[in-house]
Predicted 3D model of a 264-nucleotide part of an RNA (large-subunit ribosomal RNA, domain VI) from Hujiaoplasma nucleasis. Its Rfam family is "Bacterial large subunit ribosomal RNA". Its mean pLDDT, the model's own confidence on a scale to 100, is 90. RNAcentral holds the full RNA, with entries from Rfam.
Context: one part of a larger RNA
RNA sequence: CGUUGGAAAUUUGAGAGGAGCUGUCCUUAGUACGAGAGGACCGGGAUGGACACACCGCUGGUGUACCAGUUGUUCUGCCAAGAGCAUCGCUGGGUAGCUAUGUGUGGAUGGGAUAAACGCUGAAAGCAUCUAAGCGUGAAGCCCUCCUCAAGAUGAGAUUUCCCAUUUUUUGAAAAGUAAGAUCCCUUAUAGAUGAUGAGGUUGAUAGGCUAGAGGUGUACGCAUAGUGAUAUGUUUAGCUGACUAGUACUAAUAGAUCGAGGA
Repeated sequence: CGUUGGAAAUUUGAGAGGAGCUGUCCUUAGUACGAGAGGACCGGGAUGGACACACCGCUGGUGUACCAGUUGUUCUGCCAAGAGCAUCGCUGGGUAGCUAUGUGUGGAUGGGAUAAACGCUGAAAGCAUCUAAGCGUGAAGCCCUCCUCAAGAUGAGAUUUCCCAUUUUUUGAAAAGUAAGAUCCCUUAUAGAUGAUGAGGUUGAUAGGCUAGAGGUGUACGCAUAGUGAUAUGUUUAGCUGACUAGUACUAAUAGAUCGAGGA
């Protein structure tokens, strides 16, 4: 821009893409078969491999604005307590998120038309013949059934709901202000390079802060006591705490602007 008024939602599916794999064991059954050795079809069940998709409850990884320990050095006047630098200085842990080696799920089933093949009826050719007319069975393959996208499918589909018939005028589907609705702008995340998508904008829990909690770390500082001291014990399962959960308008989403039908 189109889809022949303007919007918001829900859809049909022409068409396109994906998937499609397979082992072992048990049973049927030591049965059929076979002199024996050996040893099934058909059918039922269990459990794997590789592959694919999803997820983070478990097991782990990472986790550079979380917690603790610790070395050297400089500084905060000194002690104590801390801060900077040294690969995040090194070391031990670790929330959210992201993840696999972790977890879950999948290949199915059924239908249709067939290939090779096997048949029925059956002439040409009084017989015979699956074929010439006609009718069947038949594969991991083909078309559906499963998953995803999909009406720019210009052949532009369908359904539901909302908005109305204004003004100007050169009388033209011309312009203007509006309706439903939408955008700019702003707070943002389950989204994200930017657009876009989603949640919100005071009739508000959208983000931050605060409060409480979860989770993490592991018992802070100060003081007291014991010890010459390093240190230990008590106060204290403390103190601190990024992303997680909830509550709470304290801060910021103010104020405003723009677009958007009149239906051949």